Predicted 3D model of a 146-nucleotide RNA (c-di-AMP riboswitch aptamer (ydaO/yuaA leader)) from Paenibacillus contaminans. Its Rfam family is "c-di-AMP riboswitch aptamer (ydaO/yuaA leader)". Its family is annotated with regulation of gene expression and cyclic-di-AMP binding in the Gene Ontology. The model forms 92% of the base pairs in the Rfam consensus. The RNAcentral record of the sequence draws on Rfam.

RNA sequence: AAUUUGUUUGCGCUUAAUUUCCGAUUGUACAAAUCGGAAAGCGGGGGAACCACUUUUCUGGGGCGAAUCGAUUUGAAGGUUGAAUCGUAGGGAACCAUCUUUCCCGAGUCCGUCAGCUAACCUCGUCAGCAGGGGAUGGGUCAAAU
Numbered sequence: 001a002a003u004u005u006g007u008u009u010g011c012g013c014u015u016a017a018u019u020u021c022c023g024a025u026u027g028u029a030c031a032a033a034u035c036g037g038a039a040a041g042c043g044g045g046g047g048a049a050c051c052a053c054u055u056u057u058c059u060g061g062g063g064c065g066a067a068u069c070g071a072u073u074u075g076a077a078g079g080u081u082g083a084a085u086c087g088u089a090g091g092g093a094a095c096c097a098u099c100u101u102u103c104c105c106g107a108g109u110c111c112g113u114c115a116g117c118u119a120a121c122c123u124c125g126u127c128a129g130c131a132g133g134g135g136a137u138g139g140g141u142c143a144a145a146u
Stems, first nucleotide, its partner, number of pairs: 002146005010141002012130003018040009041126006051116001060114001061111004069087006090105004095139007
């Protein structure tokens, strides 16, 4: 360099949530784990001018997130609330992209009377939970053999 094979279970998934370094403790250990800290990367919030809104302030308002918006049923009647069912804006499915089909999610929570956008600037997070859908086309990387 070429060919063939591995046919996506060789390459992990949702999420911003990963990597490196320093110190201390445990430890036989220069392994690994825990705690504290610092960088890089990724992500969020606040915050001018210009622009937008001037119609908003208890019917409080706003943020993170895909997670909004409905209908029906239910408990003597009505109302509120809760629960259940069915949909729905929107979101996810394994190396990557496109098409198709199938399956699944459509929660929760924070600020505290207050925030439009927003350069400089300021500030915060870096958790948690999992296990590998099908088909077609194309493109990578890695490994093995010749």